Annotation: Model confidence (mean pLDDT): 82 of 100. A computed fold for a 67-nucleotide RNA from a pig gut metagenome, annotated as transfer RNA. It matches the Rfam family "tRNA". The family's RNA type in Rfam is transfer RNA. The sequence is in RNAcentral, with records from MGnify.
[in-house]
RNA sequence: UGUUAUGGCUCAGUAGGUAGAGCACGUCCUUGGUAAGGACGAGGUCGCGGGUUCAAGUCCCGCUAAC
Numbered sequence: 001u002g003u004u005a006u007g008g009c010u011c012a013g014u015a016g017g018u019a020g021a022g023c024a025c026g027u028c029c030u031u032g033g034u035a036a037g038g039a040c041g042a043g044g045u046c047g048c049g050g051g052u053u054c055a056a057g058u059c060c061c062g063c064u065a066a067c
Base pairs, nucleotide, nucleotide: 002067003066004065005064008023009022010021011020017054025041026040027039028038029037047063048062049061050060051059
């Protein structure tokens, strides 16, 4: 100097409009049972602190951590 920091894990979120996927987890269905498969559900406020804006994960500044 650069990149990264988003649910338990791995990640997406491409011109700012109040956050999603896969896996995992819970309940149920299916099966003689297991596995697999299907339906539904819970779970984060986006590393921390400020700023700009009607509104920021998404722009600006500082800090922290990892590479």